Large-subunit ribosomal RNA, domain II from a Balneolota bacterium, 676 nucleotides, folded computationally. It matches the Rfam family "Bacterial large subunit ribosomal RNA". Its family is annotated with ribosome and structural constituent of ribosome in the Gene Ontology. RNAcentral holds the full RNA, with entries from ENA.
Context: one part of a larger RNA
């Protein structure tokens, strides 16, 4: 792991509702009995429920009552039940099925461990030398010293024994704890046999929550017991109709409920109460906009009051490039500002469409974890595949076409069939169905990835300078004089700085554009003249490029190939291909229709419907040793679950019809058991 089997809404009594049946102001028996053909019938039994009258707290009234002064108004009444069967839901029960961690009560355990009693047992060697005797020194004698003797120690090396430090090794091991080597103790709080003693809210711990039989923050069996599990899984045959929610409100609530919403299935209202478009009336302060309100807010202008300075004995008086209230001017901002102020939405009337879509009662639900886009907010960072709102899609529960692959973006909603046909998004070189034409742009493989910035890159457009009286660039030539301008400075002579920038000759030349020296020379420029001989500067809008531009395994930023009057890109135009959309033809099932004829049929949770299949029963009628069931293989029938038939195999039971009861249908649960 695959294969067979086994596997999950069931009964019991109550309630409700529904359908079907009896009876109906009545409906129905219970227990028990009695009769029978033992197996179901028949009968008696009216006790008992249920309704037939309700209102009031009651007295007590009564189709009314109650409350009240009320012969107002409100509340709650103002005849259809009941009995059985059958299905839906619920309550109670274990209540769909399987699954705890645990609690609790009786027991069983100290053959393994912890510690304790009680009786025994073991420790090769080897080394150190405590005390204490003894002799000798030595003392007044002692202390003390040597020496010898002696043989202490949780002394010391190291087998047995007992442990179990470090590696490695083993990790479906030889082993549910070992092996190798190395290690630690090894006369002691030592190690060990036997017997025995302490029991789970407990013991027993030289104490690690260690240890009590491979199990220990509370052992193990058995019961309580199908403990409980808002939590996970799993829950078995088919087609047919309808089809959600992931919201509010509450909630020891938050992944759970309950009641609304939103689904569905009967009733009932009913020809419009729905919706949808069009006129019309309507209320609004949102987008935009203003600055009149309340705030903020640059800059002037004007000015009280304050500063400063001056004057001043006090009052007071000047002044002010200080500050600054309110006024004025210009300019601006606001979600909690508004003088205004839309579009949409929303509520009404009207008319049209549309054709039961509402809306009320009653049975069942499921949903309460949403995602993403767009749009218009909020929190973040004008961050997220972020959060949270509001509103529309889709996706959820939507296959098919497009996007390269890609739930949530475009297109479009799949009842079955067709080797028909036309289009949508999206395409038309090839990979891959299908293209061409006109025009203009772009050289960057831009296309095929970005910003702020940057720059004679091309194109279309405008404005403006200069220019055959010669522009603009190249080239040749001059670019000079007072003067080295003053000042300053060791020097400053066009060219460190500061001042000022005159003026003369002249075609034309600044008290000087850059380079440059120490300072000066020097090269250069404005500016002029010539040579040439037609365009030549500057700016502004705009179209396509370009730089700006660095990431991790290998091209890798058009899906590939490959593409440059394109196979890019903008503008036209014109076929043409492409979905399960639409057409067509056949078909099915259900609904509208008088008829022709026409409309619907994606679909999860979850409602309605119809049927198929299995075992058992009863009732009829049948098959079967001339072969039942069961197996096996077939090109057979039916919308589906399913059913036939033949032919082999099998060897005794078994359909069919009409009912009726159910251990009634398996692929899923790390399901059970078997097998392989």
């Nucleotide at each position: 792991a695959c294969c067979g089997g086994c596997g999950a809404g069931u009964u019991a009594c109550g309630c409700u509702c529904a359908g079907c049946a009896g009876c109906g102001a009545g409906g129905u028996u219970a227990a028990u009995c009695c009769c029978u053909g033992c197996a179901g019938g028949g009968g008696a039994g009216g006790a008992g429920c249920c309704g037939c009258a309700g209102c009031g707290a009651a007295a007590g009234c009564g189709a009314g009552u109650c409350u009240g002064a009320a012969c107002a108004g409100g509340g709650c009444g103002a005849u259809a039940g009941u009995u059985g069967c059958u299905g839906g839901g619920u309550a109670u029960a274990g209540a769909c099925c399987c699954g705890a961690a645990a609690c609790c009560g009786g027991g069983u355990g100290a053959u393994c461990u912890a510690c304790c009693c009680a009786u025994g047992g073991c420790c090769a060697g080897g080394g150190u030398g405590a005390a204490g005797u003894c002799c000798c020194g030595c003392u007044a004698a002692a202390c003390c010293g040597g020496g010898a003797u002696g043989g202490a120690g949780g002394c010391c090396c190291g087998a047995a024994c007992c442990c179990g430090u470090u590696a490695g090794c083993g990790u479906u091991g030889a082993a549910a704890a070992g092996c190798u080597a190395u290690g630690g103790g090894a006369u002691g709080a030592g190690c060990u046999g036997u017997g025995g003693g302490u029991a789970g809210g407990g013991g027993u711990g030289a104490a690690a929550u260690g240890c009590c039989a491979a199990u220990c923050g509370a052992a193990c069996c058995c019961g309580g017991a199908g403990a409980u599990a808002g939590c996970u899984g799993g829950u078995u045959c088919u087609c047919c109709c309808c089809g959600a929610a992931a919201u509010a409100g509450c909630u020891u609530u938050a992944g759970g409920g309950c009641u609304a919403g939103c689904c569905u299935c009967g009733g009932g209202u009913g020809u419009a109460a729905g919706a949808g478009a069009g006129a019309c009336g309507g209320g609004g302060g949102u987008a935009g906009a203003g600055c009149a309100c309340u705030g903020a807010u640059u800059g002037g202008g004007c000015u009280a009051g304050g500063g400063g300075c001056c004057c001043u004995a006090c009052c007071a008086g000047g002044u002010u490039a200080c500050u600054g209230a309110a006024c004025c001017c210009a300019g601006u901002c606001a979600a909690a500002c508004u003088c205004c102020g839309a579009a949409u939405a929303c509520c009404g009337u009207c008319u049209c469409u549309u054709g039961u879509u509402g809306c009320c009662c009653g049975g069942g639900a499921g949903u309460c974890a949403g995602a993403c886009g767009g749009c218009g907010g909020g929190g973040g960072a004008u961050a997220a595949g972020c959060u949270u709102c509001g509103u529309c899609g889709u996706c959820g529960a939507g296959a098919g076409g497009g996007a390269a692959a890609c739930a949530g973006c475009c297109c479009a909603g799949a009842c079955c069939g067709u080797c028909g046909g036309c289009u949508a998004a999206g395409g038309u070189c090839c990979c891959c169905a299908a293209g061409g034409c006109g025009g203009a742009c772009u050289a960057a493989g831009u296309g095929g990835a970005a910003a702020a910035g940057g720059a004679u890159g091309u194109g279309g457009g405008g404005u403006u300078g200069c220019c055959c009286a010669g522009a603009c660039a190249a080239c040749c030539a001059g670019g000079a004089u007072g003067u080295u301008g003053g000042c300053u400075c060791a020097g400053a002579a066009g060219c460190a700085g500061c001042c000022a920038c005159c003026a003369u000759u002249c075609a034309a030349a600044g008290a000087g554009u850059g380079c440059g020296u120490a300072a000066u020379a020097g090269c250069u420029c404005a500016c002029u003249g010539g040579u040439c001989g037609a365009g030549u500067g500057a700016c502004c809008c705009u179209g396509c490029g370009c730089c700006g531009a660095a990431a991790a395994u290998g091209u890798a930023a058009c899906g590939g190939g490959g593409c440059u009057c394109a196979a890019g890109u903008c503008c036209g135009c014109c076929a043409c291909c492409g979905a399960a959309g639409c057409c067509a033809c056949g078909g099915a099932u259900c609904c509208c229709u008088g008829a022709c004829g026409g409309g619907a049929u994606g679909g999860u949770a979850g409602g309605g419907g119809a049927g198929c299949g299995u075992u058992c029963c009863c009732a009829g009628g049948c098959c079967g040793g001339c072969g039942a069931a069961g197996g096996a293989a077939g090109a057979c029938c039916g919308g589906a679950a399913g059913g036939a038939c033949u032919u082999c195999u099998g060897g005794a039971g078994g359909g069919c019809u009409g009912g009726g009861a159910a251990g009634u249908g398996a692929g899923a649960a790390u399901g059970c058991c078997g097998g392989u």